A computed fold for a 72-nucleotide RNA from a Gracilibacteraceae bacterium, annotated as transfer RNA.
The organism belongs to Gracilibacteraceae, within Bacteria.

RNA sequence: GCGGGUGUAACUCAGUGGUAGAGUGUCACCUUGCCAAGGUGAAAGUCGCGAGUUCAAAUCUCGUCACCCGCU
Numbered sequence: 001g002c003g004g005g006u007g008u009a010a011c012u013c014a015g016u017g018g019u020a021g022a023g024u025g026u027c028a029c030c031u032u033g034c035c036a037a038g039g040u041g042a043a044a045g046u047c048g049c050g051a052g053u054u055c056a057a058a059u060c061u062c063g064u065c066a067c068c069c070g071c072u
């Protein structure tokens, strides 16, 4: 230098055009004599960043950044 992959909640990940989700964790409450376990609820997201297409973009297109792999 060239090609490919990954980037979404604190963490691990799902979501291939139509209200952004799950598990774990965190907080509150219930339950228990206490702890653990269990139950209910809540908070937590500029979907790496910028632009474009579209009535509508995490999703399609272009650029760019970080990391990983391969080639030279």
Base pairs, nucleotide, nucleotide: 001071002070003069004068005067006066007065010024011023012022013021018055026042027041028040029039030038048064049063050062051061052060